[in-house]
Order: sequence, then C1' cells, then structure tokens
RNA sequence: CUUGAAAAAGGCAAACCAUCCGAAAGGGUGGGACGCAAAGCCACUGGCCUAAGUCCAUAUCAGAUGGAUAAGGCAGCAGGGUUGCCGGGC
Repeated sequence: CUUGAAAAAGGCAAACCAUCCGAAAGGGUGGGACGCAAAGCCACUGGCCUAAGUCCAUAUCAGAUGGAUAAGGCAGCAGGGUUGCCGGGC
C1' cells in the first nucleotide's frame, strides 16, 4: 500500500423487555442477540423519519382535519471525511 477466505486476541449489539429524557421521530442506561471487519467517530451530499411550534387552507368558533415548514432525528440507508485492532498478500 492492498485485502477480509480461514484463525486468534478481543469489540459492537437489531427486534423485544424494564426504566429515564423528548411533542414526536428518536435517544440514554440495564437486560437481550438479529446481525456487523469499522455496526468507531463526523449530518458534508443524496435519501428516509418526525413536525409540539409557525404559516396556509377547510368547515366552524371549542377545538378539529389537511398541506407546507423553522427545527429535530437516523452514522445499523448509501456516498464522502477521519481514526483504528487482528490476520493474509505485496
């Protein structure tokens, strides 16, 4: 530099359950393992999810329903950036 077939030292932890935070999406902690060679870290690009609040519309005056959105989230959706263990090859 390249690579993940086998092995070893080890690592992470989906669904689900408990509990806490949040309006929600979702997140923290503990249990638990579907999987993962970056399933370590970063929302930069695309994508997806939420929308209490705000704006608009509708019929109505209590609030409701629908649409859009500031904003928030997903790194276990892909790309990109960055750091790194073990083994193979050069």
A computed fold for a 90-nucleotide RNA from Desulfatitalea sp., annotated as c-di-GMP-I-GGC riboswitch aptamer. It was read from a public genome assembly, where an Rfam model found it. The prediction has a mean pLDDT of 85. Lineage of the source: Bacteria > Thermodesulfobacteriota > Desulfobacteria > Desulfobacterales > Desulfatitalea.